[in-house]
RNA sequence: CGAGUUGGCCAGACAAUCGCUGCCAAAACUUAUUUAUAAGUGUUGGGGGAGGAAAGUCCGGGCUCCAAAGAGCAGGGUGCCAGAUAACGUCUGGGCGGCGCAAGCCGACGACAAGUGCAGCAGAGAGAAGACCGCCGAUGGCUGGCAACAGCACAGGUAAGGGUGAAAGGGUGCGGUAAGAGCGCACCGGGCCACUGGUAACAGUUGGCAGCAAGGUAAACUCCACCCGGAGCAAGACCAAAUAGGGUUCCUUAUGGCGUGGCUCGCGUUGGAACCGGGUAGGUUGCUUGAGCCUUAGAGCGAUUUAAGGCCUAGACGAAUGAUUGUCGCUUUUUUAUUUAUAGGAAAGACACAGAACCCGGCUUAUAGGCCAACUCACAUA
Numbered sequence: 001c002g003a004g005u006u007g008g009c010c011a012g013a014c015a016a017u018c019g020c021u022g023c024c025a026a027a028a029c030u031u032a033u034u035u036a037u038a039a040g041u042g043u044u045g046g047g048g049g050a051g052g053a054a055a056g057u058c059c060g061g062g063c064u065c066c067a068a069a070g071a072g073c074a075g076g077g078u079g080c081c082a083g084a085u086a087a088c089g090u091c092u093g094g095g096c097g098g099c100g101c102a103a104g105c106c107g108a109c110g111a112c113a114a115g116u117g118c119a120g121c122a123g124a125g126a127g128a129a130g131a132c133c134g135c136c137g138a139u140g141g142c143u144g145g146c147a148a149c150a151g152c153a154c155a156g157g158u159a160a161g162g163g164u165g166a167a168a169g170g171g172u173g174c175g176g177u178a179a180g181a182g183c184g185c186a187c188c189g190g191g192c193c194a195c196u197g198g199u200a201a202c203a204g205u206u207g208g209c210a211g212c213a214a215g216g217u218a219a220a221c222u223c224c225a226c227c228c229g230g231a232g233c234a235a236g237a238c239c240a241a242a243u244a245g246g247g248u249u250c251c252u253u254a255u256g257g258c259g260u261g262g263c264u265c266g267c268g269u270u271g272g273a274a275c276c277g278g279g280u281a282g283g284u285u286g287c288u289u290g291a292g293c294c295u296u297a298g299a300g301c302g303a304u305u306u307a308a309g310g311c312c313u314a315g316a317c318g319a320a321u322g323a324u325u326g327u328c329g330c331u332u333u334u335u336u337a338u339u340u341a342u343a344g345g346a347a348a349g350a351c352a353c354a355g356a357a358c359c360c361g362g363c364u365u366a367u368a369g370g371c372c373a374a375c376u377c378a379c380a381u382a
Base pairs, nucleotide, nucleotide: 002377003376004375005374006373007372008371009370010369012328013327014326015325016324017323018322020049021048023046024045025044026043028041029040030039031038032037033036051353055364056363058362059361060360061359062358063232064231065230066229075228076227077226078225079224080094081093082092083091084090095109096107097106098105099104110223111222115221116220117217118216132162133161134158135157136156139155140154141152142151143150144149170188171187172186173185174184175183189212191209192208193207194206195204196203197202236285237284238283239282246276247275248274249273250272251271256270257269258268259267260266292311293310294309295308296307297306298305299304329351330349331348332347333346334345335344336343337342338341
């Protein structure tokens, strides 16, 4: 200097003017009474006022209610090992496999040797499989020959070679054979059992055994291990209107009216007052002090955790957090100068994604432009 990898950070700045919002304070007005308090209304002043994702609502937890929340079945989820955590499908470290020269990145990564199932097309054959082409035809058969033997390719042998397919029952070589074949042997690979190292997953220039055995598929049923009760702040709690509605008692009258198919009895219903509880509209609360943030020190490779000190940082439901102007910055276009990639001028763009709604931990997705740190590779120079 070029090309990359990983982690972290910022998310236009300043000023003026005009607004919005809830909190605090002040004085004013209204209402109520216990006459100095409470509630309400607008006014003035002060300080506060979105995010790294506030988003998707996909996981996990807090909190609340379901009498209790314990067991079983069903159902759902997770799935290498160890750790972190309130918990997790998250994170950290490690193992194994794959990609990359490397820094590094990616992986639902338990079991198909319990059982059942599935595999289009092609292909002879898709399962403890399969003779289509090819090879052989030692042995038996047929023909010729006195015979040795030669021929045929009938029985049959053969998984080396070709061909099909995503996939066809270890690889290379030597021996062996009629041709072949772990049939035998050497090396490589794989399996099982020990041993060694490691908490473990797992690993090994280790030792032994058997020629190698039941090919793939579990985001197929299934099996194994572990986890999960449901609904959600529109949860829940409190106050509580009316020409709404319920209960009890009393009063009034009523030998009443209405209904019970016509009549009698009986029953129900019909007025007023007091008290009681439920509860709609509406209001208040839940509501933001929390697994919180910052700094320092300690433990740990790390996720994280411990201690001390400091800080308080939206709580609004017609749901505020904005608008305009100026200067600077940024981006784009254009132009001038020169040392040709820098500097100066002019114009334009309003300038990333987006916007709290009970709270927190994650994941995923969106994101203009820029900054910092560590590391890798290549080239050059010393």
About this RNA: Model confidence (mean pLDDT): 76 of 100. A computed fold for a 382-nucleotide RNA from Thalassotalea euphylliae, annotated as Bacterial RNase P class A. Taxonomically the source falls in Thalassotalea (Bacteria, Pseudomonadati, Pseudomonadota, Colwelliaceae). Rfam family: Bacterial RNase P class A. Rfam describes the family as follows. Ribonuclease P (RNase P) is a ubiquitous endoribonuclease, found in archaea, bacteria and eukarya as well as chloroplasts and mitochondria. Its best characterised activity is the generation of mature 5'-ends of tRNAs by cleaving the 5'-leader elements of precursor-tRNAs. The gene name in the source record is rnpB. The sequence is in RNAcentral, with records from ENA and Rfam.